The RNA shown here (transfer RNA) has 78 nucleotides and comes from a Thermoproteota archaeon. Its Rfam family is "tRNA". Rfam describes the family as follows. Transfer RNA (tRNA) molecules are approximately 80 nucleotides in length.

RNA sequence: GGACCAGUAGCUCAGCUUGGUUAGAGCGCCACGCUGAUAACGUGGAGGUCGCAGGUUCAAAUCCUGCCUGGUCCACCA
Repeated sequence: GGACCAGUAGCUCAGCUUGGUUAGAGCGCCACGCUGAUAACGUGGAGGUCGCAGGUUCAAAUCCUGCCUGGUCCACCA
């Protein structure tokens, strides 16, 4: 230098292919219930500019372009 993969909640991930209802799950966290008390269990809640910037569109996590970070492979130089 080239190709490809990944980046979404505190953590692990789905959703992207085929744009369209309000962005979701598990774990974790908080409150309450239950208990003599804890764990477990049940109910509820908080938490997201979907890596960044721009473009297309009535509408973008999703399509296009550039960039950033991490990873895999290839090439080049000495």